[in-house]
Context: one part of a larger RNA
Molecule: small-subunit ribosomal RNA, 5' domain
Organism: Lachnospiraceae bacterium JC7
RNA sequence: GGAUGAACGCUGGCGGCGUGCCUAACACAUGCAAGUCGAACGAGCGAGAGAUGAAACCUAGUGAUUCUCGAGCGAGUGGCGGACGGGUGAGUAACGCGUGGGUAACCUGCCUUACAGAGGGGGAUAACAGUUUGAAAAGACUGCUAAUACCGCAUAAGCACACAGUACCGCAUGGUACAGGGUGAAAAGAUUUAUCACUGUAAGAUGGACCCGCGUCUGAUUAGCCAGUUGGCAGGGUAACGGCCUACCAAAGCGACGAUCAGUAGCCGACCUGAGAGGGUGAUCGGCCACAUUGGGACUGAGACACGGCCCAAACUCCUACGGGAGGCAGCAGUGGGGGAUAUUGCACAAUGGAGGAAACUCUGAUGCAGCGACGCCGCGUGAGUGAAGAAGUAUUUCGGUAUGUAAAGCUCUAUCAGCAGGGAAGAUAAUGACAGUACCUGACCAAGAAGCCCCGGCUAACUACGUGCCAGCAGCCGCGGUAAUACGUAGGGGGCAAGCGUUAUCC
Numbered sequence: 001g002g003a004u005g006a007a008c009g010c011u012g013g014c015g016g017c018g019u020g021c022c023u024a025a026c027a028c029a030u031g032c033a034a035g036u037c038g039a040a041c042g043a044g045c046g047a048g049a050g051a052u053g054a055a056a057c058c059u060a061g062u063g064a065u066u067c068u069c070g071a072g073c074g075a076g077u078g079g080c081g082g083a084c085g086g087g088u089g090a091g092u093a094a095c096g097c098g099u100g101g102g103u104a105a106c107c108u109g110c111c112u113u114a115c116a117g118a119g120g121g122g123g124a125u126a127a128c129a130g131u132u133u134g135a136a137a138a139g140a141c142u143g144c145u146a147a148u149a150c151c152g153c154a155u156a157a158g159c160a161c162a163c164a165g166u167a168c169c170g171c172a173u174g175g176u177a178c179a180g181g182g183u184g185a186a187a188a189g190a191u192u193u194a195u196c197a198c199u200g201u202a203a204g205a206u207g208g209a210c211c212c213g214c215g216u217c218u219g220a221u222u223a224g225c226c227a228g229u230u231g232g233c234a235g236g237g238u239a240a241c242g243g244c245c246u247a248c249c250a251a252a253g254c255g256a257c258g259a260u261c262a263g264u265a266g267c268c269g270a271c272c273u274g275a276g277a278g279g280g281u282g283a284u285c286g287g288c289c290a291c292a293u294u295g296g297g298a299c300u301g302a303g304a305c306a307c308g309g310c311c312c313a314a315a316c317u318c319c320u321a322c323g324g325g326a327g328g329c330a331g332c333a334g335u336g337g338g339g340g341a342u343a344u345u346g347c348a349c350a351a352u353g354g355a356g357g358a359a360a361c362u363c364u365g366a367u368g369c370a371g372c373g374a375c376g377c378c379g380c381g382u383g384a385g386u387g388a389a390g391a392a393g394u395a396u397u398u399c400g401g402u403a404u405g406u407a408a409a410g411c412u413c414u415a416u417c418a419g420c421a422g423g424g425a426a427g428a429u430a431a432u433g434a435c436a437g438u439a440c441c442u443g444a445c446c447a448a449g450a451a452g453c454c455c456c457g458g459c460u461a462a463c464u465a466c467g468u469g470c471c472a473g474c475a476g477c478c479g480c481g482g483u484a485a486u487a488c489g490u491a492g493g494g495g496g497c498a499a500g501c502g503u504u505a506u507c508c
Stems, first nucleotide, its partner, number of pairs: 001508004006504005013380006019373002021338001026336003030333003035080003040077002044073002048069004056062002087291003096216008106208002111204007119153001121151002128143006159184003163180001165178005189196002217263003224254002229251004234246003266288004270281004293314005316327004344370001346369003352366001353364004383413004393404004417449001420443004427435001452497005457478003463492005473480002
């Protein structure tokens, strides 16, 4: 000098764009953050419409009852989605990440393409009704019912499994293609008749999984470490290879090219600095990883060992009729606490994107916006011209003057910003705008509403007076102050930067 997610002191006019718990991965009141589909299904409620027509009045109709249709509502069964999006960085020195490869060792819902198909049956169950236990949370039993829920049967182009062949190829195990007989496994309908769903196989796309080379902090005042340990064989398990797991056999394997242990740490694109080489950092934004009170476990599913799912254990909090239950903000706001320190319990789904749905649409604290903070960067303003009686005041003085100083006043103008009034977008496609009567435009109006902070001994731009008297104090270094201090304090003047200026902390 540059930089910062900064903080502190003094000061503070406006706008745009960014950015804002770095500390306690501390504890959390309250609200919201993941639903959707009635075009899968059966009940229930049901505005309304049509038909029927008792009793009575008396013919204008009112209308009990019954039947049919039925917009819509929503508990339940069922489907898809809750594995995305959002948060945090505790752990992790690791194939975690980065980079380059490999899979003849793999999976992939929704989507696209191609081919082949959807025949015929069955038994349940929630809802519901009844009984019943419990304070509650939550159940238990009996009975009825539906499906795109569940289960057999048929069919099998193709697929899987085990056989026995042929041809070609390779990278060791092997791979591909063709033909043979055997065994096994499918399916679902809805509707407004346009379609959308369903099953099997193959291919693609997308997303993942695993393996390997190289790179990835400090300490030797850590030198030896390791028993599923290293390899083999057989089996199990997995989507798949593998000590991943198990039995048996062998005794290996790693290490001064730093094993093991200890400390620290999410990694990268990037960011800061620097001429570069390098050094430092890993906030915001993007990619990957890990985690969801702590520890463990599996279930479902194409995908999780699952933040707002389940089970167990632990700590904590809450309810309780003491028998038992409920909870998880490292989602968005917000509270307490910690701290030098970090915001609103806001508006909207209008846009972009996501989930469901045929759609209308619903949901979306993702997102778009607004609010707060000079926290940062950028831009603008706080007036312009003229004006010497060099006014007054103030400071100083050798008492003559000098400085402040064209500075002010006065005169002549202007209107950026702010304020007032009128109009008023784009963002949206026919419609639909939270932002917002916002941006912007126009008009009138008044110099009015808008300047501070640090420094002045040298480094280092900028000097005098008074007070103080090694005191009070200053200080980044040298140092200053003990009676004329340009170094302390105040004043006048000056210098620098400017809505900021200084200080502190950290990095280059």